[in-house]
RNA sequence: GCACGCUAGACGGGGAACUAGCGGUGCCCUGUGACCCGCAAUCCGCUACAGCGGGGUCGAACAUCCGCUCGAGGCUGCUCGUUUUCGGUCGAGGCGGCAGAGAAGUGGCGUUGAGGGCCAGGUCCCGCGCAAUCGAGCCCGGCGAACCCGGUCAGGGUCGGGAGACAGCAGCCGUAAGUCGGUAACUCGAUGUGCCGCGGGGGCGCUUGGCCGGAGCCAACUGGCUUCCGCCCUCACCGGGGGCGUCAGUCGAGACGGACGCGUGC
Numbered sequence: 001g002c003a004c005g006c007u008a009g010a011c012g013g014g015g016a017a018c019u020a021g022c023g024g025u026g027c028c029c030u031g032u033g034a035c036c037c038g039c040a041a042u043c044c045g046c047u048a049c050a051g052c053g054g055g056g057u058c059g060a061a062c063a064u065c066c067g068c069u070c071g072a073g074g075c076u077g078c079u080c081g082u083u084u085u086c087g088g089u090c091g092a093g094g095c096g097g098c099a100g101a102g103a104a105g106u107g108g109c110g111u112u113g114a115g116g117g118c119c120a121g122g123u124c125c126c127g128c129g130c131a132a133u134c135g136a137g138c139c140c141g142g143c144g145a146a147c148c149c150g151g152u153c154a155g156g157g158u159c160g161g162g163a164g165a166c167a168g169c170a171g172c173c174g175u176a177a178g179u180c181g182g183u184a185a186c187u188c189g190a191u192g193u194g195c196c197g198c199g200g201g202g203g204c205g206c207u208u209g210g211c212c213g214g215a216g217c218c219a220a221c222u223g224g225c226u227u228c229c230g231c232c233c234u235c236a237c238c239g240g241g242g243g244c245g246u247c248a249g250u251c252g253a254g255a256c257g258g259a260c261g262c263g264u265g266c
Stems, first nucleotide, its partner, number of pairs: 001266006009058003012030004020047005035055005064259004069255002073251005080245010091235003094231004099226002104222003107218003116212008124201006130194002132191006139182005149174004157166003
């Protein structure tokens, strides 16, 4: 070196998750030469030699081990960038609103006299008067009592020997309280009354009139200013979350390179 037989072993590996940990089923990546059956996510099987049970095939190379090499993909990070979303601010700008001050423009008022000042009246309060209206009284009229009001009292009654005397119902007449109506004047009371009158007080806001004085006044609209409030339209800053990329760390399929059995015979 070749041939035969065997053994270790192999018949995929990896990431995240789960788990005390490991492996598996499920997810994802890689990849193919990459067996079959049974088990399994409130799960299945194991324990550092960390899937178990059964069957089959291959079997020293495509296995296994090593690597300052390359490397899909996963995970981690207050590396950085970008994008998106949420929250915040005595923040800036924008828009809208209330208010204030001002008076540039429009407009209005003003020499037939502005703003301002003074005086008087009104408006407000108190008292009195007058009037009006209402009520009551007075006054006038009607009605008004089974008996306990009056008059007259038929009939009847009582007393009396008699003459006569007395009480008295109904009816009629009248009247009281009361009730209804009228009511010019008068008396008293009241008042959601009055272009009414008199006296006093108060106030300086409004208003009317007069006087002084002699040129401003108003702020409706437009524009500008200030405070405050709102909108959340734009920006800035601060903070949180998500996506993508970059960088760093880590795991890493696979690629590449290297290393690596036993026996017998020739």